[in-house]
Context: one part of a larger RNA
RNA sequence: UGACGGGGGCCCACACAAGCGGCGGAGCAUCUGGUUCAAUUCGAUGCUAAGCGAAGAACCUUACCUGGGCUUGACAUGCUGGCAUAAGCCCGCCCGAAAGGGUAGGGUGGACGGCUCCUUCGGGGGCCCGAGGCCAGCACAGGUGGUGCAUGGCUGUCGUCAGCUCGUGUCGUGGGACGUCGGGUUAAGUCCCGGAACGAGCGCAACCCCUGCCGUCAGUUGCCAGCGGGCAGUGAGGCUCUGCCUCACUGUGCCGGGGACUCUGACGGGACUGCCGGCGAAUAGCCGGAGGAAGGAGGGGAUGACGUCAAGUCAGUAUGCCCCUUAUGCCCAGGGCGACACAGAUGCUACAGUGGCCGGUACAGAGGGCCGCGAACCCGCAAGGGGGAGCGAAUCUCAGAAAGCCGGUCGAGGUGCGGAUUGGGGUCUGCAACUCGACCCCAUGAAGCCGGAGUCGCUAGUAAUCGCGGGUCAGCCAUACCGCGGUGAAUACGUACUUGGGCCUUGUACA
Numbered sequence: 001u002g003a004c005g006g007g008g009g010c011c012c013a014c015a016c017a018a019g020c021g022g023c024g025g026a027g028c029a030u031c032u033g034g035u036u037c038a039a040u041u042c043g044a045u046g047c048u049a050a051g052c053g054a055a056g057a058a059c060c061u062u063a064c065c066u067g068g069g070c071u072u073g074a075c076a077u078g079c080u081g082g083c084a085u086a087a088g089c090c091c092g093c094c095c096g097a098a099a100g101g102g103u104a105g106g107g108u109g110g111a112c113g114g115c116u117c118c119u120u121c122g123g124g125g126g127c128c129c130g131a132g133g134c135c136a137g138c139a140c141a142g143g144u145g146g147u148g149c150a151u152g153g154c155u156g157u158c159g160u161c162a163g164c165u166c167g168u169g170u171c172g173u174g175g176g177a178c179g180u181c182g183g184g185u186u187a188a189g190u191c192c193c194g195g196a197a198c199g200a201g202c203g204c205a206a207c208c209c210c211u212g213c214c215g216u217c218a219g220u221u222g223c224c225a226g227c228g229g230g231c232a233g234u235g236a237g238g239c240u241c242u243g244c245c246u247c248a249c250u251g252u253g254c255c256g257g258g259g260a261c262u263c264u265g266a267c268g269g270g271a272c273u274g275c276c277g278g279c280g281a282a283u284a285g286c287c288g289g290a291g292g293a294a295g296g297a298g299g300g301g302a303u304g305a306c307g308u309c310a311a312g313u314c315a316g317u318a319u320g321c322c323c324c325u326u327a328u329g330c331c332c333a334g335g336g337c338g339a340c341a342c343a344g345a346u347g348c349u350a351c352a353g354u355g356g357c358c359g360g361u362a363c364a365g366a367g368g369g370c371c372g373c374g375a376a377c378c379c380g381c382a383a384g385g386g387g388g389a390g391c392g393a394a395u396c397u398c399a400g401a402a403a404g405c406c407g408g409u410c411g412a413g414g415u416g417c418g419g420a421u422u423g424g425g426g427u428c429u430g431c432a433a434c435u436c437g438a439c440c441c442c443a444u445g446a447a448g449c450c451g452g453a454g455u456c457g458c459u460a461g462u463a464a465u466c467g468c469g470g471g472u473c474a475g476c477c478a479u480a481c482c483g484c485g486g487u488g489a490a491u492a493c494g495u496a497c498u499u500g501g502g503c504c505u506u507g508u509a510c511a
Base pairs, nucleotide, nucleotide: 001511002510003508004507005506007505008504009503010502011501012500013499015495016494019458020457021456022455023454026349027348028347029346030345031344032343033342034340035339042053043052064335065334066333067332068331069330070329073140077139078138079137080136081135082134083133088108089107090106091105092103093102094101095100113128114127115126116125117124118123142324143323145322146321147320151318153313154312155311156309158307163202164201165200166199167198168197169178170177171176181194182193183192184191208301209300210299211298213269214268215267216266217265218264219263223258224257227256228255229254230252231251232250233249234248235247236246237245238244239243272295275289276288277287278286279285338477351451355410356409357408358407359406360405361404367398368397369396372391373390377386378385379384417448422443423442424441425440426439427438428437464487465486466485467484468483469482470481
């Protein structure tokens, strides 16, 4: 100087407490340990591995296993020799599961350049060389083989914590100290005051994006208050009365039109403790108030200092060294990654009446769509099929939002709760759903009566709860992940205790 202390002081954080909902019990999904296996490819392993790499394992993927095959190789560059009745390409035939191997068959079949012949000066024919291509050979390719304790890059974590340092100067023999400390204050090493310090850098904050209020500009595909028209419905009246006409009301952006409004999206304004009062030390600031859509950082995001864990990744990629070279490379078929006495982790669905079921009815936001989204209409109980309008989309479409609201029913029963499991029948994708897909219908209806010790999340449009979309994707094992909106709480006395962290200080036989 650090690190550590069941030392002290001060202070933070859903850290505890207060409160709400879960997990731990059940069934199932996914991942992992273990076991099994020819193989169940590999990695990740307390917090910081375990719905993680995987934003899509039937084949492919695929790295694993079994079997069949290839050897300059599936791919790159270069060299040597050979091939012009060739090679290659298309097709055929034989062996084969394919890959691959064989072939006495058919068709097609050569750039650029040089020489030469013909020419209507456009071009055409012949020969030579020979690119490309192929064969043989060589140099090499290739390796998801090893080492993340050789590395780059990227990432996790402490931690969005408030810290980490430097220049000059001063002090100390020196390691080093001061600055960075003290008194206040802050979300903050944020700011103020004092002081051997004065400044500065990386961090903090601000600058950036979204959102909340207002304005300006713009007006299609969006909007429709008022005006005119069209169409539809209802009512009244008239007429030449199965109908037509007129008037009124309602509905409808369909047309003219309008830019008000909503919205879209570009630019501005707005918040600064600016104003008032109190506290404070005259400061920084704190408390209350006014005005305001909003207040003392309005809410959210992006943004992660010096460093720590020889943390993670050689299987994203890159890369040193080592290793394989008729195989540790490459191709193919099938299997496996989906096994199952168990154990752990994360979730989904429940155990019901604030509920289940049936009928009716209302209101989003953000997205996707051309090898795509696919309307109306028809068929089917349904999955789905037929059909193809429209739409590269503020136009068309996916699309029904669901909880909610209205009405009905069930009546405490392992039930009209719950849906696992199993039988049967089907639909769709795909070369192909046996191993091993999703979905639909009928039947079957298991465990489960709110979960031990223990443990997790969350402080507001949050938790809880409800549905919707997207990526990946032929399809999908998605209950995952990433987003979107709807409904919408409770509680926080407080900082003694638990966990993690910051600053000062103290002890130390530790570095």